Model confidence (mean pLDDT): 76 of 100. Two RNAs folded together computationally: RNase P RNA and transfer RNA, 443 nucleotides in total. Rfam match: Bacterial RNase P class A. The family's RNA type in Rfam is ribozyme.

RNA sequence: GUACGCCGGGCGAUCGCGCUUGUUGCCGUUCUGCGGCAACGGUGAGGAAAGUCCGGGCUUCAUCGGGCAGGGUGCAGGAUAACGUCCUGUCGGGGUAACCCGAAGGAAAGUGCCACAGAAACAAACCGCGGAGUGCCUAGCACGCCGUAAGGGUGAAAUCGUGAGGUAAGAGCUCACGGAGCGUCACGGUGACGUGCGCUCGGGUAAACCCCACCUGAAGCAAGACCGCUCGAUAUUGGGUCUUUUGACCCCGGACGGCCCGUCCGCACGAGCUAUGUCGCAACGAGGCGCACGGUGACGCGCGCCCCAGAUAGAUGAUCGUCGGAGCCCGCGAGGGCUCGCACAGAAUCCGGCUUACAGGCGUACUU
RNA sequence: GCGGGAUUGGCCGAAUGGCUUAGGCGCUGGACUGUGAAUCCAGCCACGAGAGUUCGAUUCUCUCAUCUCGCCCCA
Numbered sequence: 001g002u003a004c005g006c007c008g009g010g011c012g013a014u015c016g017c018g019c020u021u022g023u024u025g026c027c028g029u030u031c032u033g034c035g036g037c038a039a040c041g042g043u044g045a046g047g048a049a050a051g052u053c054c055g056g057g058c059u060u061c062a063u064c065g066g067g068c069a070g071g072g073u074g075c076a077g078g079a080u081a082a083c084g085u086c087c088u089g090u091c092g093g094g095g096u097a098a099c100c101c102g103a104a105g106g107a108a109a110g111u112g113c114c115a116c117a118g119a120a121a122c123a124a125a126c127c128g129c130g131g132a133g134u135g136c137c138u139a140g141c142a143c144g145c146c147g148u149a150a151g152g153g154u155g156a157a158a159u160c161g162u163g164a165g166g167u168a169a170g171a172g173c174u175c176a177c178g179g180a181g182c183g184u185c186a187c188g189g190u191g192a193c194g195u196g197c198g199c200u201c202g203g204g205u206a207a208a209c210c211c212c213a214c215c216u217g218a219a220g221c222a223a224g225a226c227c228g229c230u231c232g233a234u235a236u237u238g239g240g241u242c243u244u245u246u247g248a249c250c251c252c253g254g255a256c257g258g259c260c261c262g263u264c265c266g267c268a269c270g271a272g273c274u275a276u277g278u279c280g281c282a283a284c285g286a287g288g289c290g291c292a293c294g295g296u297g298a299c300g301c302g303c304g305c306c307c308c309a310g311a312u313a314g315a316u317g318a319u320c321g322u323c324g325g326a327g328c329c330c331g332c333g334a335g336g337g338c339u340c341g342c343a344c345a346g347a348a349u350c351c352g353g354c355u356u357a358c359a360g361g362c363g364u365a366c367u368u
Numbered sequence: 369g370c371g372g373g374a375u376u377g378g379c380c381g382a383a384u385g386g387c388u389u390a391g392g393c394g395c396u397g398g399a400c401u402g403u404g405a406a407u408c409c410a411g412c413c414a415c416g417a418g419a420g421u422u423c424g425a426u427u428c429u430c431u432c433a434u435c436u437c438g439c440c441c442c443a
Stems, first nucleotide, its partner, number of pairs: 001366007009323007017044004022040008046344001050355002053353005058220004065261004070216005075089005090104001091102004105211002110209002112205003123159001126152002128148004133143004160178006179201005185196004224279003228273005238251005252266005287306005293300002324342001325340006369439007378393003386423001395411005416432005
């Protein structure tokens, strides 16, 4: 210097707060149960609890399915519940190296845009170079025609780059080296791709529209479920045919996501009130730790052990001692004194990631 | 807690990816006036921050910061 992993104050005392299906006591009661209170015991923030940027569990809606629209992703293979995450590789770029970075499909399907400058921004002749012609007066000049992208000039970008041959002058026109694209090609690889061969040389931009491939119903725990009172509306398996019944079909009525195909229902609904109870929701989980096995790895699998915050205006705090740390001062030094509670920050439905913030410290491997 | 929107001078507010980012109010100086107001002339002051795409970014994409709005159960 690079990569990876881990810690992020320790121990003790006192007081206080939340939770507790732990024990004990007291009280109430609709009485062997339930509720309340108290004491003792147990337990009580993070690696990011954050941002809410992705993905899922779960819940409701109308859901199972197809199509359109919309949204998202974009090298390959794998991991996973899933992902825009992770792992291993490919290609491109950076670094002496360890290693790092990459929104990395298509511009040869189409459309749009490319300011200024410049002749011209996809279409090419401004200057220049060359050819033959006409005019003047032969040299040369002028005029229009044709050829030419080597040179000049403009620009971020000008028709593949450099060199040689070739030519009237030139040109991948030819050759060498290099670059790019394409291929019913060959070989290697699961594949991205690599090597070779053949053909071609057609500007950039898709974090512009778009095309291609794949994914995707919407909303979110303030989702949602249950426990009242008052008022209003409705009115008793809607009707018919077939059928022993289940059920099937038709008619009528009603409901419905962004739209359509279509689907469902024929019962229960609508409005108001309340500083709002219980569940969701906290101990069985995509859980944690250890060991063994498989795999390059992400990860998987087996065995054993463990139970790990849970509120609803929201607990997780304060003080002291000691060790550690940081800063300052004294001392040649060993060391001593003073100051600072001491990085970023604090759960609120849960989980997997990403991103951002972070004093200081530890370990392992590798490079120069 | 969950979800949406916005950010351009002191204030309001516009913009096709392309010259030095309009305009109004305000501020400063001058003219006019005996003085002031009004009016006229001139001037000053901005794309929230950092990366990326692009020849080029206020505009497109990502990350952060700040502001703002909406949403409960009601049995």